[in-house]
RNAcentral holds the full RNA, with entries from ENA. Small-subunit ribosomal RNA, 3' major domain from an uncultured marine bacterium, 473 nucleotides, folded computationally.

Context: one part of a larger RNA
RNA sequence: UGACGGGGACCCGCACAAGCGGUGGAGCAUGUGGUUUAAUUCGAUGAUACGCGAGGAGCCUUACCAGGGCUUAAAUGCAGGCUGCAUGGGGUAGAGAUACCCCUUUCUUCGGACCGCCUGCAAGGUGCUGCAUGGUUGUCGUCAGCUCGUGCCGUGAGGUGUCAGGUUAAGUCCUAUAACGAGCGCAACCCCUACCGUUAGUUGCCAGCAUGUCAAGAUGGGGACUCUAACGGGACUGCCGGUGCAAACCGUGAGGAAGGUGGGGACGACGUCAAAUCAUCACGGCCCUUACGUCCUGGGCUACACACGUGCUACAAUGGCCGGUACAGAGGGAAGCCACCCCGCAAGGGGGCGCGGAUCUACAAAACCGGUCACAGUUCGGAUCGGGGUCUGCAACUCGACUCCGUGAAGUCGGAAUCGCUAGUAAUCGUGGAUCAGAAUGCCACGGUGAAUACGUUCCCGGGCCUUGUACA
Numbered sequence: 001u002g003a004c005g006g007g008g009a010c011c012c013g014c015a016c017a018a019g020c021g022g023u024g025g026a027g028c029a030u031g032u033g034g035u036u037u038a039a040u041u042c043g044a045u046g047a048u049a050c051g052c053g054a055g056g057a058g059c060c061u062u063a064c065c066a067g068g069g070c071u072u073a074a075a076u077g078c079a080g081g082c083u084g085c086a087u088g089g090g091g092u093a094g095a096g097a098u099a100c101c102c103c104u105u106u107c108u109u110c111g112g113a114c115c116g117c118c119u120g121c122a123a124g125g126u127g128c129u130g131c132a133u134g135g136u137u138g139u140c141g142u143c144a145g146c147u148c149g150u151g152c153c154g155u156g157a158g159g160u161g162u163c164a165g166g167u168u169a170a171g172u173c174c175u176a177u178a179a180c181g182a183g184c185g186c187a188a189c190c191c192c193u194a195c196c197g198u199u200a201g202u203u204g205c206c207a208g209c210a211u212g213u214c215a216a217g218a219u220g221g222g223g224a225c226u227c228u229a230a231c232g233g234g235a236c237u238g239c240c241g242g243u244g245c246a247a248a249c250c251g252u253g254a255g256g257a258a259g260g261u262g263g264g265g266a267c268g269a270c271g272u273c274a275a276a277u278c279a280u281c282a283c284g285g286c287c288c289u290u291a292c293g294u295c296c297u298g299g300g301c302u303a304c305a306c307a308c309g310u311g312c313u314a315c316a317a318u319g320g321c322c323g324g325u326a327c328a329g330a331g332g333g334a335a336g337c338c339a340c341c342c343c344g345c346a347a348g349g350g351g352g353c354g355c356g357g358a359u360c361u362a363c364a365a366a367a368c369c370g371g372u373c374a375c376a377g378u379u380c381g382g383a384u385c386g387g388g389g390u391c392u393g394c395a396a397c398u399c400g401a402c403u404c405c406g407u408g409a410a411g412u413c414g415g416a417a418u419c420g421c422u423a424g425u426a427a428u429c430g431u432g433g434a435u436c437a438g439a440a441u442g443c444c445a446c447g448g449u450g451a452a453u454a455c456g457u458u459c460c461c462g463g464g465c466c467u468u469g470u471a472c473a
Stems, first nucleotide, its partner, number of pairs: 001473002003470003007467002010464004015457002019421005026313008034304002042053002064299007076122007084114001088103006106113002124288002127286003133282002135277003138273001140271001145184006151160003164175003190265004195233007205222002209220003236259001239253001240251004315414001319373007332361002336355002340351004380411001385406007427449007
């Protein structure tokens, strides 16, 4: 100087407390450990791994296993040589890769171009090392810290500044001061949202005037309103009162759409964990080279006594079922989204309008109204199993999703323990998107309905600052 203390003082955080809802019990989904296996590819492992890399494993992906093939090879370039092919169609053998056969077959300025084959030079490796690395990322932590120049103090390591008294979300600001200044962080500048104005008015809107309909901005028309999207305004403790030296704090204060950082996002200092990644990529070294490279078929990554994490659905009456009636936002759409009609109980099929879309396309659901069920393993719950189908795709056996009929398991609110959340939040309800042929209970977004509680900082956890002890570095 740091680090540590079941030392002290001060302060903060859904850290505790106060509340609301969960997890831990059940079934299923998914990830992991373990076990099994020819293989169950590899990585991630307290917090900071475990619905993680993977934003989507039937083949492919694919890196794993078994078997069958190739050896300049899958790609590209250069040089030399050969050919008029290459490509396309058909056939035979084979699991296919591949091998063989038949048909077809270029341009030309005659230099060549183009393709294939042979030779040579350069390959390839998801093999090892993240403890050789770059880049990227997690975490402490959006915590308020981390430093420098000059000066001063100290033999020196170093200290001071950065401490003290206040204050703040903040090393934020003020006062004091052997310090005076400065940098990286904080804040602000950026984006969304909440209010208003100006400009603009189609595909959006419809107040007033007409037309018109069962109804409908459907039509003429209009820019008022909503909205859209560009530019501005607006909030600054600016005003008032109180406290205070000041900074600042307090007020059911005024005004205002908004009040003290208005709400949210992007943004992550010096550094820590030899943290993670050589399998995104790049790269040093090492290793393989008729194989640790590469092509193909089939299998595996989907196994299953068990253990754990994360979720979904429930155990019901604030509910289930049936019928009727409303109200969103955001995003997507051409090998696509699909109105409408017909067929089918349905998944879906057959026609077919519109739309590269503020124009066309998707019943929003919970909610509300009416009916039924009366507390039961039930009209709760839907696992599992049997059967019939639909769709995608070369192909759903291993191993897809959906639909219909039947079947109707566990489960009656969950031990010790443990998690999230402070407001349009939790809880609850549906909608969309990426990936994607198909395949979400995951992820990312969107809106609808919409709470309870916070006395307080003694205690648990983590952190900041000052101080103290230390046999630790």